Predicted 3D model of a 514-nucleotide part of an RNA (small-subunit ribosomal RNA, 5' domain) from an uncultured bacterium. Model confidence (mean pLDDT): 88 of 100. The full RNA is in RNAcentral, with records from ENA and SILVA.
[in-house]
Context: one part of a larger RNA
RNA sequence: GGACGAACGCUGGCGGCUUGCUUAACACAUGCAAGUCGAACGGAGGCUUUGUGGAAGCUUGCGAAGCGAAGCCUUAGUGGCGGACGGGUGAGUAACGCGUGGAUAACCUGCCCAUCAGGCCGGGAUAACGCUGGGAAACUGGUGCUAAUACCGGAUACGUUCCUUAAGGCGCAUGCCUUUGGGAAGAAAGGGGGAACCCGCUGAUGGAUGGAUCCGCGUCCCAUUAGCUAGUUGGUGCGGUAACGGCGCACCAAGGCGACGAUGGGUAGCCGGCCUGAGAGGGUGGCCGGCCACACUGGGACUGAGACACGGCCCAGACUCCUACGGGAGGCAGCAGUGGGGAAUCUUCCGCAAUGGGCGAAAGCCUGACGGAGCAACGCCGCGUGAGUGACGAAGGCCUUUGGGUCGUAAAACUCUGUCUUCGGGGAAGAAGAAAGUGACGGUACCCGAGGAGGAAGCCCCGGCUAACUACGUGCCAGCAGCCGCGGUAAAACGUAGGGGGCGAGCGUUGUCC
Numbered sequence: 001g002g003a004c005g006a007a008c009g010c011u012g013g014c015g016g017c018u019u020g021c022u023u024a025a026c027a028c029a030u031g032c033a034a035g036u037c038g039a040a041c042g043g044a045g046g047c048u049u050u051g052u053g054g055a056a057g058c059u060u061g062c063g064a065a066g067c068g069a070a071g072c073c074u075u076a077g078u079g080g081c082g083g084a085c086g087g088g089u090g091a092g093u094a095a096c097g098c099g100u101g102g103a104u105a106a107c108c109u110g111c112c113c114a115u116c117a118g119g120c121c122g123g124g125a126u127a128a129c130g131c132u133g134g135g136a137a138a139c140u141g142g143u144g145c146u147a148a149u150a151c152c153g154g155a156u157a158c159g160u161u162c163c164u165u166a167a168g169g170c171g172c173a174u175g176c177c178u179u180u181g182g183g184a185a186g187a188a189a190g191g192g193g194g195a196a197c198c199c200g201c202u203g204a205u206g207g208a209u210g211g212a213u214c215c216g217c218g219u220c221c222c223a224u225u226a227g228c229u230a231g232u233u234g235g236u237g238c239g240g241u242a243a244c245g246g247c248g249c250a251c252c253a254a255g256g257c258g259a260c261g262a263u264g265g266g267u268a269g270c271c272g273g274c275c276u277g278a279g280a281g282g283g284u285g286g287c288c289g290g291c292c293a294c295a296c297u298g299g300g301a302c303u304g305a306g307a308c309a310c311g312g313c314c315c316a317g318a319c320u321c322c323u324a325c326g327g328g329a330g331g332c333a334g335c336a337g338u339g340g341g342g343a344a345u346c347u348u349c350c351g352c353a354a355u356g357g358g359c360g361a362a363a364g365c366c367u368g369a370c371g372g373a374g375c376a377a378c379g380c381c382g383c384g385u386g387a388g389u390g391a392c393g394a395a396g397g398c399c400u401u402u403g404g405g406u407c408g409u410a411a412a413a414c415u416c417u418g419u420c421u422u423c424g425g426g427g428a429a430g431a432a433g434a435a436a437g438u439g440a441c442g443g444u445a446c447c448c449g450a451g452g453a454g455g456a457a458g459c460c461c462c463g464g465c466u467a468a469c470u471a472c473g474u475g476c477c478a479g480c481a482g483c484c485g486c487g488g489u490a491a492a493a494c495g496u497a498g499g500g501g502g503c504g505a506g507c508g509u510u511g512u513c514c
Stems, first nucleotide, its partner, number of pairs: 001514004006510005013383005019376002021341001026339003030336003035081003040078002043075010057062002088294003097219008107211002112207007120154004129144006160185005166179005190199003220266003227257003232254008269291004273284004296317005319330004347373001349372003355369001356367004386416004396407004420455001422450005430441001458503005463484003469498005479486002
């Protein structure tokens, strides 16, 4: 000098765009943050229409309850898809975690795209519901009935999987690919519509996307850590997995790693980047983007295409809450917000209008993702606090050699201007599409008009480094200070004033990095 997620002191007009718990991965009141589909299904409730029914009544064919059908609306439950995305945090991790380049002849992939083939025949349940029991509650038992795109059995199988026969081609080995014959195994579901048709379902191949695993290289400090290792290293076999593998197990062998730093300890999420620097390098990893890890602490699996699952389940633990003391409930490192810690870090806001996501045929519903507004000079950028004229150099302050000098064209005064602010009027784009309709921001941006200099300047410094000097006070005191050093009676170094220098809605200080 530059930089900052900064803090502190003094000061503070406006706008745009960013950024905002670096500490306690401390504890959390309250609300919201993941639902959706009635075009999968049976119920339940409501409304309308209608059939039946016929009490009282009467005008003799009208009429209440009850029973039934259809349509529409709502929805607890069954079922499907989504809750593995999106959002948060950085605790752990020195590791194939990350970065980079490869490998898979050792793998998986819901939804999506393309293509081929198929959807036949049956069955038994169970929620809801009814009846009933237990419990303070959370909830839960028994019994009876019922539906499905829920579940189960059978059939069929172009291609699929496995075994086998024969042949060909290829590869670095295990092996891979193609073809022929035989055998075994494995599917399915319907819904909407008057119909055409639409949406689904099953098997398979290929693609796309996403993921998994393995390998080379790179990735902080301590040797005042030198030896480490029993599933340890390898083999055979079996199991397990989507898949290779000591991943697991049985047996066999006795290996494996290490000064090219094993093992141990400390510290730390990694990167694109960011800061600095002429560069080499050094420092750093906040915001944004990619990857990883975690979700009160520890462990575990279930479901599923995908999890060992932040707002799922089970067990244990700590903590908090409810309780009728028998037993239960909870997890903000989601968005706001509270307490606490701290030098220090925001609103319990508006909206789904846009973009994106989930579900749905759609209408649409949900979305604290997101779009916005609010707070904070935290940062960057822009603008303003007026412009011109104005000497008798007014008053006043300060200094003075008492002549004067200086603040100083500065002020006053006169003539203007109207940015920003204030008030009034108009008023968007962002909105896509066949059209109608649809804007949180917002009556905002922006435009026009009115008024009047009116509402808007501070902070640090002035001994040298380093730009800027005098007076008074003080008297090694009070104090200053980044270094050198100032202060003990004339202090340009302390304090105040006048003046001056620097920067300016900021200016200084502190901290950290180059």